[in-house]
RNA sequence: GGGGGUACACCUCAAGUGGCAGAGUGCCUGCUUAGCAUGCAGGAGGCCCUGGGUUCAAUCCCCAGUACCUCCA
Numbered sequence: 001g002g003g004g005g006u007a008c009a010c011c012u013c014a015a016g017u018g019g020c021a022g023a024g025u026g027c028c029u030g031c032u033u034a035g036c037a038u039g040c041a042g043g044a045g046g047c048c049c050u051g052g053g054u055u056c057a058a059u060c061c062c063c064a065g066u067a068c069c070u071c072c073a
Stems, first nucleotide, its partner, number of pairs: 001072007011024003019056001027043005049065005
């Protein structure tokens, strides 16, 4: 320098081929306990990496960029 891949909640990761996005973990509250842990129930938490384009409508399609992984040279 070129090819391919990944980017989503605090963290680890699913799902979704255009029409309001989830789990586990962590956090908060309540119950349970003499108290803690465990357990149970509920809750909060996302501009879906950034910027533009297409569209009535974009996390999804197109273009450019950034970071990381990988292959070739």

This is a predicted structure of a 73-nucleotide RNA (transfer RNA) from Vicugna pacos. Its mean pLDDT, the model's own confidence on a scale to 100, is 82. Rfam family: tRNA. Rfam's curators write: Transfer RNA (tRNA) molecules are approximately 80 nucleotides in length.